Notes:
Predicted 3D model of a 423-nucleotide RNA (Bacterial RNase P class A) from a Terriglobia bacterium. The sequence was found by an Rfam model in a public genome assembly. It matches the Rfam family "Bacterial RNase P class A". The family's RNA type in Rfam is ribozyme. Rfam links the family to the GO terms ribonuclease P activity, tRNA processing and dimeric ribonuclease P complex. Taxonomically the source falls in Terriglobia (Bacteria, Pseudomonadati, Acidobacteriota).
[in-house]
RNA sequence: CGAGCAAGCCGGGCGAUCGCUGCUCCGCCUUAGCGCCCCGAUUCAGUCGGGGCCAGCAGGGGUGGGGGAGAGGAAAGUCCGAACUCCGCAGGGCAGUGUGCUCGCUAACAGCGAGGGUCGGAGGGGGAUGUCCGACAAGUCGGACCGUACGCCUCCGGCACGGAAAGUGCCACAGAAAACAUACCGCCCGUCAGCCGACGGGUAAGGGUGAAAAGGUGCGGUAAGAGCGCACCGCCCCGGUAGUGAUAUCGGGGGCAGGGAAAACCCCACACGGAGCAAGACCAAAUAGGAGAGGAGGAGUGGCCCGCUCCGCCAUAACUCUCGGGUAGGUCGCUUGAGCCCGACAGCAAUGUCGGGCCUAGAGGAAUGAUCGCCCCCCGAUCGUAUCGGGGACAGGAUUCGGCUUACAGGCUUGCUCGCGCA
Numbered sequence: 001c002g003a004g005c006a007a008g009c010c011g012g013g014c015g016a017u018c019g020c021u022g023c024u025c026c027g028c029c030u031u032a033g034c035g036c037c038c039c040g041a042u043u044c045a046g047u048c049g050g051g052g053c054c055a056g057c058a059g060g061g062g063u064g065g066g067g068g069a070g071a072g073g074a075a076a077g078u079c080c081g082a083a084c085u086c087c088g089c090a091g092g093g094c095a096g097u098g099u100g101c102u103c104g105c106u107a108a109c110a111g112c113g114a115g116g117g118u119c120g121g122a123g124g125g126g127g128a129u130g131u132c133c134g135a136c137a138a139g140u141c142g143g144a145c146c147g148u149a150c151g152c153c154u155c156c157g158g159c160a161c162g163g164a165a166a167g168u169g170c171c172a173c174a175g176a177a178a179a180c181a182u183a184c185c186g187c188c189c190g191u192c193a194g195c196c197g198a199c200g201g202g203u204a205a206g207g208g209u210g211a212a213a214a215g216g217u218g219c220g221g222u223a224a225g226a227g228c229g230c231a232c233c234g235c236c237c238c239g240g241u242a243g244u245g246a247u248a249u250c251g252g253g254g255g256c257a258g259g260g261a262a263a264a265c266c267c268c269a270c271a272c273g274g275a276g277c278a279a280g281a282c283c284a285a286a287u288a289g290g291a292g293a294g295g296a297g298g299a300g301u302g303g304c305c306c307g308c309u310c311c312g313c314c315a316u317a318a319c320u321c322u323c324g325g326g327u328a329g330g331u332c333g334c335u336u337g338a339g340c341c342c343g344a345c346a347g348c349a350a351u352g353u354c355g356g357g358c359c360u361a362g363a364g365g366a367a368u369g370a371u372c373g374c375c376c377c378c379c380g381a382u383c384g385u386a387u388c389g390g391g392g393a394c395a396g397g398a399u400u401c402g403g404c405u406u407a408c409a410g411g412c413u414u415g416c417u418c419g420c421g422c423a
Base pairs, nucleotide, nucleotide: 001419002418003417004416005415006414007413008412009411010410012375013374014373015372016371017370018369020070021069023067024066025065026064027063028062029061030060031059033057034056035053036052037051038050039049040048041047042046072394076405077404079403080402081401082400083399084276085275086274087273096272097271098270099269100268101115102114103113104112105111116161117159118158119157120156121155122154123153124152126150130145131144132143133142134141135140136139162267163266167265168264170260171259184207185206186203187202188201189200190199191198192197215233216232217231218230219229220228234256235254236253237252238251239250240249241248242247280332281331282330283329290323291322292321293320294319300316301315302314303313304312339358340357341356342355343354344353345352346351376392377391378390379389380388381387
């Protein structure tokens, strides 16, 4: 210098003009709520009603000008967890759903950090037991199998990583057998006088099947074999030590039981009400319907009143006024918050504490844009560094936060690995 990988960060910059959506300030026009004046009611005070005047105060509407603000690292998917709001709720259990190695962080989480275990890969550094051969001073050395098997250390990556010795069920095909073990080929023994072969018995080392075959390797042993015996490795049980813990390690005991799968049911431990800002709260037209008063001390009709009539009482329409609920519409919720930036301290870290500074969209069919110039980057043309032409990722708020996942042109920083050049 170039390439690759990993982690973190940025996500075009400056200027001009014309626009868009909120906020704020000022001027002008308009509007008579307060105010002022007059008249009337009332004995006064005061109150009520009616009429008029004024831009002094407050508010509304219109218009003109000034100032300031205006999307993201994912605003996305809506997957997980919360805040907030409303509804529901004695207590316990069942059912259902979710989570599932440990410790920590956090408001919380299926998130994050650190660690443990296990599987795979890369690198490094060790290295047999045993068997065979050879040597000799006879229990040691050398060589081969073999730098093999197998541990150890470092780094990288993956893991739905509680329980398969509670129970039920499942394990295709192949295979003798897929879990109460069993025997196709083989091996061994016996009998059939002998061979071939058959029959009876033993065996599970070897072959074969399969994703998986009843601990593994080796030696001894045996008729052949076998944890039958032994060494090492693995496994189970008990105990000690270290660690908060997952777990690790050491010692003793046991020949070994208990194949896989819980992303089959299930068992164990823990957690769990529902709906969502179109949540929800407030103000509140027109029309329709509801309730009350008047209408209604008069007239009509009906009822009390089943003999008829009268009186009395009650009800009843148009219409008027008042009240209440909901709708249209408006206001709030709404952005000062588990907030952002910088620094110090504690911690391996996630994160926390303290100090200082900052205020950063809040709309409601929904604004945040366009053009031009200069610069930056990419592609093409071109002999060319100049010039010309084209292009600038993914994407976009809608109650708010913490995560996860997905999309993304190009660039910057750091670390590691490899290659090339120079010294």